[in-house]
A computed fold for a 1391-nucleotide RNA from a metagenome, annotated as small-subunit ribosomal RNA.
RNA sequence: AGAGUUUGAUCCUGGCUCAGGACUAACGCUGACGGCGUGCCUAAUCUAUGCAAGUCUUUGAUCACUUGUGGUCAAGACAGACGAGUGAGUAACACGUAGGAAUCAACCCAAAAGUUGAGAAUAAUCCACCGAAAGGUGGCAUAAUACUCGAUAGUCUCUUCGGAGUAAAGCUUCGGCGCUUUUGGACGAGCCUGCGUCCUAUCAGCUAGUUGGUAAGGUAAUUGCUUACCAAGGCUAUGACGGGUAGGGGGUGUGAGAGCAUGUACCCCACGAUGGCACUGAGAUACGGGCCAUACAUCUACGGAUGGCAGCAAGUAGGAAUUUUGCGCAAUGGUCGUUUUUACGACUGACGCAGCGACGCCGUGUGAAGGAAGAAGGUUUUCGGAUUGUAAACUUACAUUAAAAAGGGGCGGCUAACUUCGUGCCAGCAGCAGCGGUAAUACGGAGGCCCCAAGCGUUGUCCGGUUUUAUUGGGCGUAAAGAGUUCUGUAGGCGGUUUUAUAAGUUACGGGUUAAAUACUUCGGCUCAACCGAAGACCUGCUCGUAAUACUGUAAAACUAGAGAUAGAUAGGGGAGGGUAGAACGCAUGGUGUAGUGGUGGAAUACGUUGAUAUCAUGCGGAAUACCGAAGGCGUAGGCAGCCCUCUGGAUCUAUUCUGACGCUAAGAGACGAAAGCGUGGGUAGCAAAACGGAUUAGAUACCCGUGUAGUCCACGCCGUAAACGAUGUUCACUAGAUCCGUGUCUACCUUUUGGUAGGUGCGAGUCGCAGCUAACGCAUUAAGUGAACCGCCUGGGAAUUACGGUCGCAAUGCCAAAACUCAAAGGAAUUGACGGGGACCCGCACAAGCGGUGGAGCGCCUGCUUUAAUUCGAUGGUAAGCGAAGAACCUUACCGAGGUUUGACAUGAUACUGCAAACUCUAGGAAACUAGAGCGUCCUUCGAGGGUGUAUCACAGGUAUUGCAUGGCUGUUGUCAGCUCGUGUCGUGAGAUGUACCGUUAAGUCGGGUAACGAGCGCAACCCUUAUCGUAGUUGUAUCACUCUAGCGAGACUGCCCUGGCAACGGGGAGGAAGGAGAGGAAGAUAACAAGUCAGCAUGGUCCUUAUGCCUCGGGCGAGACAGACGCUACAAUGGCCGGUACAAUGGGCUGCGACCUAGCAAUAGGAAGCGAAUCUCACAAAGCCGGUCUCAGUUCGGAUUGAAGGCUGAAAUUCGCCUUCAUGAAGUUGGAAUCGCUAGUAAUCGUAGGUCAGCUAUACUACGGUGAAUACGUUCUCGGGUCUUGUACACACUGCCCGUCAGGUCAGCAGAGUUGAGAAUACCCGAAGUCUGCCAUAUUUGGUGGCCUAAGGUAGGCUCAGUGAUGAGGAUUAAGUCGAAACAAGGUA
Repeated sequence: AGAGUUUGAUCCUGGCUCAGGACUAACGCUGACGGCGUGCCUAAUCUAUGCAAGUCUUUGAUCACUUGUGGUCAAGACAGACGAGUGAGUAACACGUAGGAAUCAACCCAAAAGUUGAGAAUAAUCCACCGAAAGGUGGCAUAAUACUCGAUAGUCUCUUCGGAGUAAAGCUUCGGCGCUUUUGGACGAGCCUGCGUCCUAUCAGCUAGUUGGUAAGGUAAUUGCUUACCAAGGCUAUGACGGGUAGGGGGUGUGAGAGCAUGUACCCCACGAUGGCACUGAGAUACGGGCCAUACAUCUACGGAUGGCAGCAAGUAGGAAUUUUGCGCAAUGGUCGUUUUUACGACUGACGCAGCGACGCCGUGUGAAGGAAGAAGGUUUUCGGAUUGUAAACUUACAUUAAAAAGGGGCGGCUAACUUCGUGCCAGCAGCAGCGGUAAUACGGAGGCCCCAAGCGUUGUCCGGUUUUAUUGGGCGUAAAGAGUUCUGUAGGCGGUUUUAUAAGUUACGGGUUAAAUACUUCGGCUCAACCGAAGACCUGCUCGUAAUACUGUAAAACUAGAGAUAGAUAGGGGAGGGUAGAACGCAUGGUGUAGUGGUGGAAUACGUUGAUAUCAUGCGGAAUACCGAAGGCGUAGGCAGCCCUCUGGAUCUAUUCUGACGCUAAGAGACGAAAGCGUGGGUAGCAAAACGGAUUAGAUACCCGUGUAGUCCACGCCGUAAACGAUGUUCACUAGAUCCGUGUCUACCUUUUGGUAGGUGCGAGUCGCAGCUAACGCAUUAAGUGAACCGCCUGGGAAUUACGGUCGCAAUGCCAAAACUCAAAGGAAUUGACGGGGACCCGCACAAGCGGUGGAGCGCCUGCUUUAAUUCGAUGGUAAGCGAAGAACCUUACCGAGGUUUGACAUGAUACUGCAAACUCUAGGAAACUAGAGCGUCCUUCGAGGGUGUAUCACAGGUAUUGCAUGGCUGUUGUCAGCUCGUGUCGUGAGAUGUACCGUUAAGUCGGGUAACGAGCGCAACCCUUAUCGUAGUUGUAUCACUCUAGCGAGACUGCCCUGGCAACGGGGAGGAAGGAGAGGAAGAUAACAAGUCAGCAUGGUCCUUAUGCCUCGGGCGAGACAGACGCUACAAUGGCCGGUACAAUGGGCUGCGACCUAGCAAUAGGAAGCGAAUCUCACAAAGCCGGUCUCAGUUCGGAUUGAAGGCUGAAAUUCGCCUUCAUGAAGUUGGAAUCGCUAGUAAUCGUAGGUCAGCUAUACUACGGUGAAUACGUUCUCGGGUCUUGUACACACUGCCCGUCAGGUCAGCAGAGUUGAGAAUACCCGAAGUCUGCCAUAUUUGGUGGCCUAAGGUAGGCUCAGUGAUGAGGAUUAAGUCGAAACAAGGUA
C1' cells in the first nucleotide's frame, strides 16, 4: 500500500466482500512448564450456611481463679456516613473544565483563655408476672467522662449600643492524657455560574410556583426552598416541550491524522428487595440502623413474629459463558484503644497469599553432534525413477527429568502452499465472486506442501481499509442529486474605497490550572521479557495579565467605481378590459338539380327519392386568427399572435445632474403557476375521453371508419402538479477568436425618402471553434473553464412518487416521508459484433422471362413408425433419408436362437515338462465347430544346445462395449462468398480505431485516384490438368503417302492495335484471329463458426467386460408391413407404338479374364475354338436419327404392374432371399390440389454406351463417355441467401434474443383490521400509612388523646403513548422447466 465482484471487452459511477489490529469473550480440536495479570457482559432474579465493624475500663453489677488479671451483662465514649459492591435510575450543574460567594467542618495542627460549685434520676442485676417464640410489663435499689441546675466570660451570639445571654469531666505511675470556649489552618463537604456533553421535527409550541417583586417562614448557607399578596412574565427553530437510549470523566481500541467506537481497575455520581419518611450525628435521609406501605420468602402453639449477599465464599435460576462454602493478619491500609513513646493489643472476606480456568500477555522447552544401503513402509510414476528424507534406524558422549512433552488450520483466485483416488448438480463446500451434471488442484479420503505454534481455527463485536457523510477530503447536463418560478422578501450568512479610535476575534510573551495512573523518551529492578520503579517531556484545553494592530468586528467621519434615482429616446404576440373584421365551418330558409354520397388497405355501419352530395342566394351561431412568420420578439417561470381604443408592468441606450454601500444570497413565509380535474352560473360551431355501431382479428373491451356526451369557450372560486427541460440555482469578476440575427447609439460617406455602406460602442439571441474542463458524450465569454458569496439537493438496486402519522384540499389528490424483507448488483458513456416487419449500394438460376420436372399412378430404393427372438449400428432442418453400403442367399455381420470353447482365432515374453517337425490322409460320433483314435511323415546343427512345434502355468491377448461433449485425422455447410489479419507509426485514459470508412472500377480488399498512414501475410488472380487452332516428331493405324489420329515438345491472346469516354484504373465499339477481354471446364476452399458428422475405416486418453460385452460353428435376421415421408425409374401415347431396311460415336474393361468364328436352341444359353496381358485381339450390333410399312385416338397394337407355366446361368447351397429367357396374364394410369425443384449453351431436354464393386445379382443407383440439340433474361419492385457502409438497440447462449403484467401453487416479512391482552407516563377525583411541622385537651417530667397541612401505596374515570396477539383484506418480495396474452427494447411492427 491494496484486491475480488456488474461487461463479449472498456472507462466511469456505485454498492457488496476480503487481507490488518483489538477483545472481561464463547465454541471446536489439541494441550509440557513458569512468571505477571484476569474471571456473571445475561436475572438491580431468588438465596440455605459461615464470615465481612468493632473497640475502649469513665462507671455499676456479676462470675472465675494464678490477687490483678480474664469472662459476661448494662450504662457511657468513639467508630459504624469509611472501606467493599453494583450501574437499576439519571440527558441532569449528573459529569468534565474554568471560575464564584452566602457556608459547615468530628478526629489533626497552631494560638489564646478556662477546667468552679451543687443536684435529681436510670439500666443491667434481683423479685413478681405475661407470651409458642420474638420479646414485654410491673416493683425495690445503684454509679459515671450519662443527665440537670448555678457561678465565671477579654472572646462568641443578639442589641434600641444602655445592655442581655451562653461552657466544662474527670483520670493519673505526676511525665501527662482528657474536657470547655474562641480564632486561624489543613483535610473534607454543601451551594451558585460560563462553556462542553447521544438520537429523534413522522415531538412545534411549552410553562401557574410558572418568571419577577414584597413580607414572613425555613436552612450550616444563597435561592420560589416554602407560604401569602402583587405584577404577567419566563423558555423556544442557535430546537423549548415531548419521546427513545445512556451512569460521566481520566482513559481504552483503532486510525497517517482528523476522527470513529468504547467506559472493568483511578476520580466523581447514583443505588442497596420496591416506594415513602424522618431520627441520631461533625457528617446519612444511613447496604450488614429505625418507622410505615407493597410484593416475595421463612417460623408459628394461628394469637403473632422475622428477613433483605448490587460485601467474601457458596447455592439456585437464566444463559454461548465466568472460579474455592481455602489460609493469614506475616506485608500494606483502616477503626478503636494502651503506652515509660523503642513499640504494642483487638477487629479487619479491605488486603496479602494459595486453589481452579491456555481467558490474556510474556518467556522457556519438546534435545545436540554424527549418520546414504539415500533402508523398509507410504505416495506417485512417462515404470527409468521421484518424493517423504539426515528424517528414521544406528553411533557418540553430553544435557535434563520421578516420568516425560505437538498440535491446529489451510493448499482454484483474492492468499503462502499440488497431486492421486472416490463421488457424479448427488453427497457436499462457500468470506465474495463461485465449485460439483464421469478425467473436480474448489466436495470426501490419502500422500506431499504452506502458515502459525502450546496453541490453532470458527463465531460475535469495534475501528481500519471506506475520500462509502468528504473540516482535513466528494458530488448534482446524461450515473443518485438544481426546489416549476427568487417574482417579493424576514431571520441568517457574506459584503466596495479612505481615515481615526477601540482591541471582541487574531498574534506574541508570561502566570495559574490541566489529580494520580495510562501512553511517549531515557535510566533502573526481577537471568530476558511481560511486569514493576524513577526522572523527564507531554497533557494540543480553560483561565488571568501584558503587549502588537496587518486583516475581520465595533464606533465615528468621508468617497463614488456597486446599487438606485432624474431627463430624453427606442423596440416588443409583456399584462388587463372593451370594441370590431374577413376566411373557413355548421345549421336554417328558398332556388337549380338527380341518384348516389361518404369512407377505407379493402369494406361496412352512416346519410340520401320525405330529394342527399353538388351548386346559388339570404340569415343565424360559436370557436380560432391563414399569408406576414423566422435559427425572429417579449415575459421571472407557466406562457404570449387578426385589427383598433383605454389602462398598465418591465427592459435597453444616450447624457453623467442627484443619493452615497442604500448591496448579494435567502431557511421558513407570501405571490404566480400548462394541461387535466372539481364547484356555481352561462355558452356549445368544430373537435372529442366515456358510450354505441361497423370493420380487422384466433380474440380485439385497441390501432382504422361512422356517430357521440362530459370537456374544450366565458365569469367567479378551488386544485398546485408536468420530460414545469437548457434534464444545467442566483449574483459578481476574469479567460483566444470566427460568423449570423434582433434592437439602441456615435462618426464618416452615399442617398429624394423609408434608408444603405464602412468603422466603433452597448444590450439581447443563435451556430462553430482554441486553451481549459469532462468517465466519455460533450461544454467552451449565454461555460459544464478559472475564482468568490449564499441557498437547495444526493449517498447501492428493489420494496417506495409506498405504509403509518401529520398537514392542505369540496373531492380527486398533493406535500413531508420510513422500516422489515430481498438482491450483488442496479446504473452512465463509449467499443466490437449480432439483429431490425431501419436506410443506401452491390451480387447470386435469388426473383422475373423461359424449358423440363416433382407433388396424383405402378414399381424400385432409403427413412420414420410399428412389429419381431432379432428386424445390428450410425446419419435427422437447410448441411439425414439410391447417405456410410463401388453391390446382406452362406461369408460379409456387428443382431437373434442353439451348440461349443477359456492363455484363447491373433502378438510378445518367461518357467516347467518333455514329446516330436509342422503338415497330410483315414476311421467313429456330431448340424458343424470339435472330440477320440489310427496311419503316413520325422527338418537344420559347430552335438553343448538353439530355432520351430505341442502341453501346463503366469504375465497378457481380445472387445464393431461406452464417451465424437476428453481427442487426432478426415469430412459437410456458410462458400469459390471476398473476405481475415499482422509489423511499425499515428489517434484514443481504455476497450479499440486507423491501415481495410471516401470517389471510381472489377468476377474479386481486382486495380486506380485521394488519404496519418507506410508496408506485409493468409485468401483473389496466376502457376497445374483437360479442351478448341497451328507447328514439329511418328509407336500404331492405312496396301502406301497425305489427311485423320495418338503420345510428347513448342507457338498462340497481352486491352497488344484503331476509334471513343475517363486524371487514372478501366469501360464501350471495331479490325485481325481458331479463339477477345477470366475463351470453356476442372483441381485447388482464407480467418472462423455450427461442442455440425465420424471412437463402426483407422489411430487414441479415460471408463467398463475377462469360463465373457472375447472366440468358433449351424440356422435365422438385416428382405417383416396398417401407415407416413425423401429420392428415382416406367408411363399415361401419334413429335407416338410396332415391323422391316439403313447410317454415324466417344470413354473405358479384359488371363480364375475378354472371347471372334462355327454348330445346337425361338431365346436365355450350351458344346467346340482362333486371337489377345491388348492404339494390333476382344467386350462391341451404339441408340435416338433416316427410308418404307402398319396402327387412327381407344384404357388402345398405349402402359407394363401382378400372376401362372416352362426353361437357362452363377454358386457347397437360389425355400425364406438372385438374375436372365420364352409363352400366357394385362392392374393403376388419359399429364396430376396446395405447394415445390433443376437449368443461361454445346447448357436444358432427349438418346444410347462404358466402368467400378462383383461367383452371381436387387444397378431404375453412382462415376464417366459421346450423339441430337433448344427457348429466355425487360429488369432488380418483391421472395431467399450473401457482401460493404450507415443508423437504432434494454440483444452478447447475440431475435429460436431479451422481457412485462394478470391468474394458479409454495415460502417470507411488513401494513390495515371487529377487537383483545399487557406495559408506560400523566390528568381529575376518592381514600390515605409512617413521618416532619402545627392547633387543642390531659399530664410535674416523659408521654398520652384528638385534630390539621403535605404525602407513598391503593381505588375510580376518560383520554394518550408503546408493544403482543387477531378471523379477514390489500399490496410487496421470492420461488429450473404452470396458464393467458404480447406491453417495452429495432420505426418492437399504432414511435
The RNAcentral record of the sequence draws on SILVA.